[in-house]
RNA sequence: CACUCAUCCAGAGGGGCAGAGGGACACGGCCCGACGAAGCCCCGGCAACCGCCGCUCCACGCGCAUGCGCGGACCGGAAGGUGCCAAUUCCGUCCCGCACGGCUCGACGGCCCGGUGCGGGGAAGAUGAGGA
Numbered sequence: 001c002a003c004u005c006a007u008c009c010a011g012a013g014g015g016g017c018a019g020a021g022g023g024a025c026a027c028g029g030c031c032c033g034a035c036g037a038a039g040c041c042c043c044g045g046c047a048a049c050c051g052c053c054g055c056u057c058c059a060c061g062c063g064c065a066u067g068c069g070c071g072g073a074c075c076g077g078a079a080g081g082u083g084c085c086a087a088u089u090c091c092g093u094c095c096c097g098c099a100c101g102g103c104u105c106g107a108c109g110g111c112c113c114g115g116u117g118c119g120g121g122g123a124a125g126a127u128g129a130g131g132a
Base pairs, nucleotide, nucleotide: 001131003130004129005128006127007126008125013043014042015041016040017039021032022031023030026093027092028091029090044085045084046083049081050080052077053076054075056073057072060071061070062069063068064067089124094121095120096119097118098117099116100115101112102111103110104109
């Protein structure tokens, strides 16, 4: 870091240095911030992706030989490698659906200075595990 897969409404903060910004990017909204932002350091914590340990195994794969071993799966444990510790990934933006309101139309329908709310998906991003 092109790419692939999984997850993203749960959870978890104190101190020191620092000194004005921060919430990824753009725009809009809404927040956080001199009762101290970003960043760096220390300590603490959360979680369990990978790795590790243990139990079990009807079924699955492989091997030996007819129940054992290995892989693998489930469950549990600890916390080694990462990660994370305001607000859903803070919310919206693109698409679809539903409800409601308004305008318009004879009606079907259309529209909303890109109306409001809810739900689903997408895009983008983050993290992990792979990957040349």

A computed fold for a 132-nucleotide RNA from Blastococcus tunisiensis, annotated as SAM riboswitch aptamer (S box leader). NCBI's taxonomy places the organism under Bacteria, Bacillati, Actinomycetes, Geodermatophilaceae, Blastococcus. It was read from a public genome assembly, where an Rfam model found it. Its mean pLDDT, the model's own confidence on a scale to 100, is 81. Its Rfam family is "SAM riboswitch aptamer (S box leader)". From the family's description: The SAM riboswitch is found upstream of a number of genes which code for proteins involved in methionine or cysteine biosynthesis in Gram-positive bacteria.